This is a predicted structure of a 266-nucleotide RNA (Bacterial large signal recognition particle RNA) from Caenibacillus caldisaponilyticus. The sequence was found by an Rfam model in a public genome assembly. The model forms 95% of the base pairs in the Rfam consensus. NCBI's taxonomy places the organism under Bacteria, Bacilli, Caryophanales, Sporolactobacillaceae, Caenibacillus. Its Rfam family is "Bacterial large signal recognition particle RNA". The family's RNA type in Rfam is non-coding RNA gene.
RNA sequence: CCGUGCUAGGCGGGGAGGUAGCGGUGCCCUGUACUCGCAAUCCGCUGUAGCGAGGCUGAAUCCCUUCCCGAGGUCCCGGCGCUGUGAAGUCAGCAGCGAGUAAGUGGUGCUGACAUUCGGGUCCCGCGCAACGAAAACUCGUGAACCCUGUCAGGUCCGGAAGGAAGCAGCAGUAAGCGAGAUCUUUCGUGUGCCGCGGGGUAGCCUGAAUCGAGCCAACUGCUCGCAAAGCGUUCAGGACGCCGGGAUCAACGGAAGGUGCACGG
Repeated sequence: CCGUGCUAGGCGGGGAGGUAGCGGUGCCCUGUACUCGCAAUCCGCUGUAGCGAGGCUGAAUCCCUUCCCGAGGUCCCGGCGCUGUGAAGUCAGCAGCGAGUAAGUGGUGCUGACAUUCGGGUCCCGCGCAACGAAAACUCGUGAACCCUGUCAGGUCCGGAAGGAAGCAGCAGUAAGCGAGAUCUUUCGUGUGCCGCGGGGUAGCCUGAAUCGAGCCAACUGCUCGCAAAGCGUUCAGGACGCCGGGAUCAACGGAAGGUGCACGG
């Protein structure tokens, strides 16, 4: 140096999390690099750190160490964006309510604003009238077996007779009662009518007359003051997410360098 056969080792790795710590199952990143069983209410171990069983490869491009690069993850700081939370009303704001003002808009005003005076009505009391309602009177009708009237057939009674007496039914008329009527009359009543008279009242409203002669109103905007409330805005504080920058840390894949067995034979 070559050949043959073994062994160590390897047959994915990493991050966060979990754990006293290590590894696995699960999640994530890279990526394709054996199989079976166990396993998050965990499974198995002890810094030598998955356990049990089987298979392939095998001293090298493949194993080990160091360095470089760096996907990706985690943490911290700063800035920006977006989103929500808490607090503050001596927080000079918006939105709400009340009072005032009259700059603007508008309405009204020489067909006379505002103001003043007088009168009347609305308001109250008294009296009267009308209306309405009710009742009575009145008119008509009806209306009494007997205890209403008149006439009383028949019949009854008295009488020798003449004649008389009482009197039912019927008829006529009425009483109490019932019904109808609406004209006159009477009585009572009233959230009817201001129709009349008298008295009262004067704050408001309406109306008439007289005087004066240019404003008056305050609906909306504006302005001032006050009140209530805290929705919007403002201020302060801290939060989640995203992006950018910086720092720290872990680190796959990849690259470079170095290192590393045993036996036999030639």